SAM riboswitch aptamer (S box leader) from a Flavobacteriales bacterium, 112 nucleotides, folded computationally. Of the family's consensus pairs, 97% are formed in the model. The coordinates come from a structure-prediction model, not an experiment, and the mean pLDDT is 82. It matches the Rfam family "SAM riboswitch aptamer (S box leader)". Gene Ontology term of the family: regulation of gene expression.
RNA sequence: GCUUUAUCAAGAAAGACGGAGGGAAAUGGCCCGAUGAUGUCUUGGCAACCGGCUCCUCACAAAGGAUGCAAUGGUGCCAACUCCAACCCAAGUAAUUGGGAAGAGAUGAGGC
Numbered sequence: 001g002c003u004u005u006a007u008c009a010a011g012a013a014a015g016a017c018g019g020a021g022g023g024a025a026a027u028g029g030c031c032c033g034a035u036g037a038u039g040u041c042u043u044g045g046c047a048a049c050c051g052g053c054u055c056c057u058c059a060c061a062a063a064g065g066a067u068g069c070a071a072u073g074g075u076g077c078c079a080a081c082u083c084c085a086a087c088c089c090a091a092g093u094a095a096u097u098g099g100g101a102a103g104a105g106a107u108g109a110g111g112c
Stems, first nucleotide, its partner, number of pairs: 001112008013043005021032003027085003044078003049074002052069002054066004082104001087100005
């Protein structure tokens, strides 16, 4: 990098550096930002995806399952639902509202 699959409405900030745009991309919104954002580093924190422990099925194991434990294992994350929309359906005169999907993306795990 390609691909398969699961999840994406919850949760979690201080300091230092730095100095202009940033929120993945394009369009439209909306928002963050010199009261210093985005980013980097340190510290702190959040969270059970993999792995671990415990329990159950089972004769042990394997396999499967469930609740719980642990954040001294491997990742991940810490503005806004993945910030929102685009397509479809429903309500509505409309503005708009509610629901669903696709695509793209993020993260984990597996494969190449």